Overview
RNAcentral holds the full RNA, with entries from ENA. This is a predicted structure of a 553-nucleotide part of an RNA (large-subunit ribosomal RNA, domain V) from Aureoumbra lagunensis.
[in-house]
Context: one part of a larger RNA
RNA sequence: UCUGCAAAUGGACAGAAAGACCCUAGGAGCUUUACUUGACGUAUUUAUUGCGAUGUUUUUUUUUAUGUGCAGAAUAGACGGGAGUGUGUUAACACUUUUUGAGAUACCGUUCUUCAAAAAAAAUGAAGCUAACCAAAUAAAAUUGUUUUGGAAAAGUUUAUACCUGCUAGUUUAACUGGGGCGGUUUCCUUCUAAAAGGUAACGAAGGAGCACAUAAGAUAAACUCAAGUAAAAACCUUUUUACUGGUGAGUGUAAUAGCAAAAGUUUGUUUGACUGCGAGAAAAACUUUUCGAACAGGAGCGUAAGCUGGUUAUAGUGAUCCGGUAAUUUUUUAUGGAAAUUUUACCGCUUAUCGAAUAAAAGUUACCCUAGGGAUAACAGCCUAAUUGCUCUCAAAAGUCCUUAUUGACAGAGCAUUUUGGGACCUCGAUGUCGGCUCAUCAUUUCCUAGUGCUGAAGCAGGUGCUUAGGGUUUGGUUGUUCGCCAAAUAAAAUGGUACGCGAGCUGGGUUCAGAACGCCGUGAGGCAGUUUGGUCCUUAUCUUUUGUGGA
Numbered sequence: 001u002c003u004g005c006a007a008a009u010g011g012a013c014a015g016a017a018a019g020a021c022c023c024u025a026g027g028a029g030c031u032u033u034a035c036u037u038g039a040c041g042u043a044u045u046u047a048u049u050g051c052g053a054u055g056u057u058u059u060u061u062u063u064u065a066u067g068u069g070c071a072g073a074a075u076a077g078a079c080g081g082g083a084g085u086g087u088g089u090u091a092a093c094a095c096u097u098u099u100u101g102a103g104a105u106a107c108c109g110u111u112c113u114u115c116a117a118a119a120a121a122a123a124u125g126a127a128g129c130u131a132a133c134c135a136a137a138u139a140a141a142a143u144u145g146u147u148u149u150g151g152a153a154a155a156g157u158u159u160a161u162a163c164c165u166g167c168u169a170g171u172u173u174a175a176c177u178g179g180g181g182c183g184g185u186u187u188c189c190u191u192c193u194a195a196a197a198g199g200u201a202a203c204g205a206a207g208g209a210g211c212a213c214a215u216a217a218g219a220u221a222a223a224c225u226c227a228a229g230u231a232a233a234a235a236c237c238u239u240u241u242u243a244c245u246g247g248u249g250a251g252u253g254u255a256a257u258a259g260c261a262a263a264a265g266u267u268u269g270u271u272u273g274a275c276u277g278c279g280a281g282a283a284a285a286a287c288u289u290u291u292c293g294a295a296c297a298g299g300a301g302c303g304u305a306a307g308c309u310g311g312u313u314a315u316a317g318u319g320a321u322c323c324g325g326u327a328a329u330u331u332u333u334u335a336u337g338g339a340a341a342u343u344u345u346a347c348c349g350c351u352u353a354u355c356g357a358a359u360a361a362a363a364g365u366u367a368c369c370c371u372a373g374g375g376a377u378a379a380c381a382g383c384c385u386a387a388u389u390g391c392u393c394u395c396a397a398a399a400g401u402c403c404u405u406a407u408u409g410a411c412a413g414a415g416c417a418u419u420u421u422g423g424g425a426c427c428u429c430g431a432u433g434u435c436g437g438c439u440c441a442u443c444a445u446u447u448c449c450u451a452g453u454g455c456u457g458a459a460g461c462a463g464g465u466g467c468u469u470a471g472g473g474u475u476u477g478g479u480u481g482u483u484c485g486c487c488a489a490a491u492a493a494a495a496u497g498g499u500a501c502g503c504g505a506g507c508u509g510g511g512u513u514c515a516g517a518a519c520g521c522c523g524u525g526a527g528g529c530a531g532u533u534u535g536g537u538c539c540u541u542a543u544c545u546u547u548u549g550u551g552g553a
Stems, first nucleotide, its partner, number of pairs: 001553008010545003014540002022374006028366004034171003038167001041163004047157002050129002055124009065114001067112001077111005084095004133151005174186003183203001187209006210355001211253001212312002218271007226249001228245007251260002254317001256315003275298003281292004287356001300309003323349006332341001381428001382426001383424003387421001389417006398408002435510001436508003440502001441499005448473003451468006475489005516534004520529003
């Protein structure tokens, strides 16, 4: 060097299972005061479904009655006709004269209020009835027939409506996001970021809007100049007046920016252009859409006039389509005429605010879970970074009786390490097994002990602090799953770290981290809790490499 045998398992991100954790998407189970159904139930109602005493209510008809202000014979309902009439045995009685807006029960006709009676119709309610219907008995093999008994227009079935209802079903339960959740945000306006046209992102830095104004804060004409300061005078507790300075620092309904003094600011007069029909032409813009706009026609306001005026100094103050409604007028209007309906114009109804609005209408939970995927995205480890952490150095205020540097060393500054907590999300989700312990270790030195040595605020002993040095060494118990920590005893010393926080195809499985169960708390509930408690399957016959032992050539 080549090649065997027997072993051990460090590696082959070993094998096994398209990761169960996490996220995205899709499902499913469960819950409920999520949404919307459907059964069940309740109530009323239709049909099967008939007869109904005694009633009640309403209407109509007939009859008999009914009507009190004062005055006036006196208890005058209202109106019209009306001069003689009614009853009677023609003896007699009543009215015609006065009072009253209205005069006779002298007579006739119509009619009102209210009471009673009778009849008819309608409605309502109902004791009871029996023939539908139901049940039982009898006979019988029978779901059928006969008879009898009981119940009974109820029950049962059925039509319609309403209420109730996780009993049941189908579904919904947003996105962005330096993983997801919690929080925040989602439309519009202003500034910066924005790199001197325009435009330009972030869970970048700051603020505003979801209106207001008709006794204008609109239009027009005219007039005026502010804030602040100085001086004087009046008041008297803080303002006014006068004079001067003052060139925008004031003011502008409302945030910021840009603008504004022939003012866009302040005041006064008159007013309604905060108009109708339009709109050449431009700007922004993927589209939807938004913005500016002269001139023309009509009829107005202000102004002597020229002229100005289609809201407000400009930029926020907002919402598509469908559907429905109001007003007007036009279009169509189903044989014809109408109507209903429709169309047109104007207006109204959306925190449709997840604001280009999926529906008129929608919340949760899953550790009982499932599927498709993802290292496009988290938890372990690695990697990058080094805020944090540890260490070193520079400067040296100060402490050290005096004296910066024996020793300690602030405020600052320069580095190193990658052992902490983080940030990033680059390999791995068709799997890189996770804390601690056991076993076995190996490396670094920034050295705990042992060796040598400098300085010392080193007399000696004992120390402090550096330098060289990694050869060797660096404990056992109690408690806890613990690493750690605390305690006890002893030691020359009980060093700090790396090695996938070394080591589960070497062991363990106490803890975390499935399914059972319980407590506390949270939740209406299903369920949940870096809260607690108890229980809970650790697979692999070694191909290569590596290592150990032992052979052969």
Its mean pLDDT, the model's own confidence on a scale to 100, is 81. Its Rfam family is "Bacterial large subunit ribosomal RNA". Rfam links the family to the GO terms structural constituent of ribosome and ribosome.